[in-house]
RNA sequence: GGAUUUGAUCCUGGUCCAGGAUGAACGCUGGCGGUGUGGAUAAGGCAUGCAAGUCGAGCGGAACUAAUUUUGAAGAAGUUGAGAUUACAUCAAGGCGACGGAUUUAUUAGUUUAGCGGCGAACGAGUUAGUAACACCCUAGUCACGUACCCCGAAGUCAGAGAUAGUCCGCCGAAAGGCGGGGUAAUACCUGAUAUUGUCGCAAGACGAAAGCCGCAAGGCGCUUCGGGAUCGGCUUAGGUCCGAUCAGCUAGUUGGUAAGGUAACGGCUUACCAAGGCUAUGACCGGUAGGGGAGGUGAGAGCCUGACCCCCAACGACGAGACUGAGACACGGCUCGUACUCCUACGGGAGGCAGCAGUCGAGAAUAUUCGACAAUGGGCGAAAGCCUGAUCGAGCGACACCGCGUGCAGGAUGAAGGCCUUCGGGUCGUAAACUGCGGUAACAAGACUGCAACUCAAGUGAGCGUCUUGUGAGAAGAGGUGGGUAACUACGUGCCAGCACCAGCGGUAAUACGUAGACCUCAAGCGUUAUCCGGAUUUAUUGGGCGUAAAGCGCAUGUAGGAGGUUUUGUGCGUCCUUGGUUAAAGCCCACCGCUCAACGGUGGAAGUGCCCGGGAUACGGCAGAACUAGAGGGAGUUAGAGGUGAAUGGAACCCACGGUGUAGGGGUGAAAUCCGUUGAUAUCGUGGGGAACACCAAAGGCGAAGGCAGUUCACUGGGACUUUCCUGACUCUGAGAUGCGAAAGCGUGGGGAGCAAAAAGGAUUAGAUACCCUUGUAGUCCACGCCCUAAACGAUGUCUGUUAGCUGUUUCGAGUAUCGACCCUCGGGGUGGCGUAGCUAACGCGUUAAACAGACCGCCUGGGAAGUACGAGCGCAAGCUUAAAACUCAAAGGAAUAGACGGGGACUCGCACAAGCGGUGGAACAUGAGGUUUAAUUCGACGGUACGCGAGGAACCUUACCAGGGUUUGAAAUUCUAGGUGAAAGCCGAUGGAAACAUUGGCCCUCUCUCAAGGACGCCUAGUUCAGGUGCUGCAUGGUUGUCGUCAGCUCGUGCCGUGAGGCGUUCCCUUAAUUGGGGUAACGAGCGCAACCCCUGCCACGUGUUACAAGUGUCACGUGGAACUGCCCAGCUCCAAGAUCGGGAUUUUUAAUAAUCGUGAUUUUAGAGCUGGGAGGAAGGAGGGGAUGACGUCAAAUCCGCAUGGCCCUUUGAUACCCUGGGCUACACUCAUGUUACAAUGGUCAAGACAGCGGGCUGCCAAGCCGUAAGGCGGAGCCAAUCUCUAAAACUUGACCCCAGUUCGGAUUGGGGGCUGCAACUCGCCCCCAUGAAGCCGGAAUCGCUAGUAAUCGCGGAUCAGCAACGCCGCGGUGAAUACGUUCUCGAGUCCUGUACUCACCGCCCGUCACGCCAAGGGAGCCGGUAAUAGGUGAAGUUCGUUUACGCGAAUCAGCCUAGGAUCGGUGACAUGGGCGAAGUCGUAACAAGGCACGCGUAGCGGAAGCUGUGCGUG
Repeated sequence: GGAUUUGAUCCUGGUCCAGGAUGAACGCUGGCGGUGUGGAUAAGGCAUGCAAGUCGAGCGGAACUAAUUUUGAAGAAGUUGAGAUUACAUCAAGGCGACGGAUUUAUUAGUUUAGCGGCGAACGAGUUAGUAACACCCUAGUCACGUACCCCGAAGUCAGAGAUAGUCCGCCGAAAGGCGGGGUAAUACCUGAUAUUGUCGCAAGACGAAAGCCGCAAGGCGCUUCGGGAUCGGCUUAGGUCCGAUCAGCUAGUUGGUAAGGUAACGGCUUACCAAGGCUAUGACCGGUAGGGGAGGUGAGAGCCUGACCCCCAACGACGAGACUGAGACACGGCUCGUACUCCUACGGGAGGCAGCAGUCGAGAAUAUUCGACAAUGGGCGAAAGCCUGAUCGAGCGACACCGCGUGCAGGAUGAAGGCCUUCGGGUCGUAAACUGCGGUAACAAGACUGCAACUCAAGUGAGCGUCUUGUGAGAAGAGGUGGGUAACUACGUGCCAGCACCAGCGGUAAUACGUAGACCUCAAGCGUUAUCCGGAUUUAUUGGGCGUAAAGCGCAUGUAGGAGGUUUUGUGCGUCCUUGGUUAAAGCCCACCGCUCAACGGUGGAAGUGCCCGGGAUACGGCAGAACUAGAGGGAGUUAGAGGUGAAUGGAACCCACGGUGUAGGGGUGAAAUCCGUUGAUAUCGUGGGGAACACCAAAGGCGAAGGCAGUUCACUGGGACUUUCCUGACUCUGAGAUGCGAAAGCGUGGGGAGCAAAAAGGAUUAGAUACCCUUGUAGUCCACGCCCUAAACGAUGUCUGUUAGCUGUUUCGAGUAUCGACCCUCGGGGUGGCGUAGCUAACGCGUUAAACAGACCGCCUGGGAAGUACGAGCGCAAGCUUAAAACUCAAAGGAAUAGACGGGGACUCGCACAAGCGGUGGAACAUGAGGUUUAAUUCGACGGUACGCGAGGAACCUUACCAGGGUUUGAAAUUCUAGGUGAAAGCCGAUGGAAACAUUGGCCCUCUCUCAAGGACGCCUAGUUCAGGUGCUGCAUGGUUGUCGUCAGCUCGUGCCGUGAGGCGUUCCCUUAAUUGGGGUAACGAGCGCAACCCCUGCCACGUGUUACAAGUGUCACGUGGAACUGCCCAGCUCCAAGAUCGGGAUUUUUAAUAAUCGUGAUUUUAGAGCUGGGAGGAAGGAGGGGAUGACGUCAAAUCCGCAUGGCCCUUUGAUACCCUGGGCUACACUCAUGUUACAAUGGUCAAGACAGCGGGCUGCCAAGCCGUAAGGCGGAGCCAAUCUCUAAAACUUGACCCCAGUUCGGAUUGGGGGCUGCAACUCGCCCCCAUGAAGCCGGAAUCGCUAGUAAUCGCGGAUCAGCAACGCCGCGGUGAAUACGUUCUCGAGUCCUGUACUCACCGCCCGUCACGCCAAGGGAGCCGGUAAUAGGUGAAGUUCGUUUACGCGAAUCAGCCUAGGAUCGGUGACAUGGGCGAAGUCGUAACAAGGCACGCGUAGCGGAAGCUGUGCGUG
């Protein structure tokens, strides 16, 4: 900023959306690179490997290698050889033996190293469990402290002694490991000496150290002591640091002191003794949650939320405890003990701790490799080389995030194919594609090179990454959306179904909202969804909100803490302001510059870090301290009004009761009644006595009080206020969390009292019911005393206090002034209480010096509706209950004010045959017609309150006809286009046969034009096919057109303007008038439109013109046409209104001493002029619109009609229809019901006879005369007439005469029988008429209901349309005869205008409340059951430490983790059962509320009732 409450509007108010962000997850999709980032859940369990070692230049050994040295085995050339052999030659035992080098000794050098020793292991790495705390942050302090390695300075490094690992021997054990004995080294340990400096001490004095190693040497590295530095820590300190008061009191080492101990160091840190303190509303204690910060996200900012990665700090290392070593730990990869878990075991006993890096299981929506290297940076050790380093540097995996790039560029129109849409013309996807040309990125392969890069004398060293060259080389787009908010639209499918949805909401047959397709929009290697945070939300408001009616002022006061505070002046300099310095780590944010091709990312510098501390300065304002003042406040004095309060006394009226008198039949009560009282004497009336409660008139918008509240009169006591004076005090003030007091009515307790009234209760009525309203009774209660309760619509729905800001007009009270004898009146000042109103405020209504205006101070309260002022907890109460006060869940609203309507068993005014006054009917009978219902094969369809029902239909025997049965046809009965074939005949007409007919077959008649020789063409027909026909099939809720109704009612609107934030209003309201929104006047309106009226037609009068017919003619009765006449005109009277003038009375302003004068407006009388209306008169045929008709505003009823017609969409029509043809039937049925009519019930009549007078109309397929026939219907007949000529055509009621004589009749004519006539192809279903006979009901009609106001009603006949005929008694017209009544608007119905109320707007046939029944959901209670947490008390008590004791082993004591027991506290889970609440498409019962809602409603309280509710009592007006 927008959407969403309404018919519309403004406001309040919540909900929702658009933005940004994330250690994310999920869905669909996925080309590349860079830089980051990745176990948020189970601080759950872990296999395996690695993550802390190093120093041989501290030490003794050991092993190995080399050299030198020592020893010298086997073997062995050779030599000897008495034996054997012997020709020569040779052989054997044995000896010697160069050589050989096994083995061995010592020394030296080198390498490796288990152990002793030194340093490190307290760092680095991980995690966030605990912790609400000096843990952390910021700022200070430490004269109350430590600090290995490092640096600087000073001094020293002398002399000795005894052990112990390793090792050797023996032994135990499965192992881990251990025991005994012998011997040994050191930079291990110990003693002595020395002491500049050091420590203790006032001093004297006392005490206190060392280690050597390497090197030829020079020298170097070490060691000891002291001082200093640097670094890193310990401790202290003001301030800051989440939620809950439904946690209000907590604390015994607790607070302080003394002494001792302990520590590196202060200290209850520990112990003993002493004192009784300490903390807390500025929130102690308790509970919940949580590592803190730099910073991160968002936001304009202030804020709000967060604490991943990086940095700092803390804490932790399976859980709990403890100490040891050490410079440093109470120690992640050290030790001891306890507990749980896991593993090994020979069962005896042992081992272990991934919150290090990888990895695994588990749980989870979810989070990576059991990788490479010490090349770099850094760390440990070492003199160094170097070794170690899962720190680190790199790589791998994941679109998890940010940044960058790409998916080609240029040309290419038959605007291809195809898809989609279409008004069928075309449009669109779209230069998009195809196609042509161009370039050569990612990736891959090969090769080359430099840098990351320093260490080092040099050599040498690259885990991984990069750059360049060449070659090959098109490999890469989706997701969400398209009704509005919100960018983007069409078709089909579906039919409140399936589904969508963030909100409001879409979907019930034409869905841009569902699904699919096409097209389009947005973003893009991503796009959506979900979750969370900030924003929008000024919706917690410091910036920056509110509280009369929307949520919100405590019921009212007194007052504590706190907050705020008058005038002048002095001091201080605390706040405040200016300034200097320090600090506020780095990184981050911001700015500038620079480096990666850019960016992300990184580097350098700056700024910032709004805070704290130190120093200096200023002093207006605030604070503090001092002094003074009087305007605030209070007091004194005087005056004064009052239902202010408490107690006591007392008075009259009314009422009731009792007694007595009079008196007699009723009384009482209501809409009407009844219950009730009364002959045992009521009601009525008089007298006497008694009783309780309340105080008429005065009385008022009046008075008093803080509020609740207060009323006869008098007395006593007592509180507060106002005015005047300017006498006193001298800021003493305002507000007010807690607290305390008061607090209507109802209610409670105890004791009184009790007349009237009256919850409950009883009875009578009313009613469908009546637990109510009405009536008759009636108990608590109402009254008093004392004690509780503490709530109200306790309201001005408006907290208290102070100041400022136009007025006018009442009233109450006080004072002053003029005047008066005094008072009243008048003027002015103050306090209260009302009305109107300016500015201003307000959403509007409204408020407006008594503010809801403008400002200040303080308090209380609000933050969507419901759940709910409820549950739980706590406090109070005798109880009723009150105060405090949630959540789950649920809805998208709930509200305020105002607007237009509609409605009201609301008001005012007006009209209408609306009622009333009359006349005649309907409703009863029979019949006719229509409808419902029923029946039927079908009884075709529509119309249903008024506004359907003698309506569509102004003509159903066939046809009509749409319905039913049966038979038939399928390009069709009728229409259009084309193709092919056939044919000039076919078709048609007249016959025949079959058939119910349609139709089929067949005979006859007829047999076109152009061209004519033929072919071809035109025209027509048939057959087959094609485009199509046809539908009274559906939807009147898709429509056009037409119509009904309100209603011939007087209304309905517009332009401009004005008013209002706006919806909207004014105009159109008001007054008079009219039939009329007709006209006039007035008026923020001025004009206008549609309606009204008039214009049109008929009729009444006159004039003129014409003259077919009429009439004998003339003429003009008459017919037709045109025109006139009436109007608001003329005269008289009355009434109303308005304007002007005159006279009189009184008033205001100005003027004046006053009289007066002028002006203004006012009342009465009168005159004139005007307007309207009423009555009368003249004239006139007609008089106040002459009578009648046509004409129907904006709109209402989704009113009626798809079956008059037209028409969108849907549906039916390839072997047979919902189309078309035909025959027959049906629409005419008939236990019944309703509507509209006809005829009657009779004497104002009926019958018969005679006689008289109309008008509108019709007529050639027609009207039909005279005459004749028939009882008649009718027939024959044919004159006349296309009609003022002929005809239908007789008018009837009426008049005259006669009969009937009150009866079911000489009334009435239904029904039925018989006989005829007419129309028509045909009168059976199912026509009309005539004659004879028959002769039903019916004797004036219940409740109820209709029409009509004058040529009307009533009554009498006549004509016409439709039509062959007719069911017509209907309808539409025409004339004849011809009334009665209207006081009036109370009532019924309808309508109009204005006002009013409203919770209605689908508009009262509206809305809406509660119980009950059913289903679902969450929550509270609940006999209990189960578990967690933190403590308390008692018991037991490991290791360790301290103390005591002991030769030693050890023992004891204290402390303490853990464990056990006990009773409670607190939190949670579960729970039969009963309860209230919420939600749910149509359930049940009533009708409470909204209108006077039919008993005005509501609030508090009490009783009662199926339920809403009713009643009592007090209060409010909403």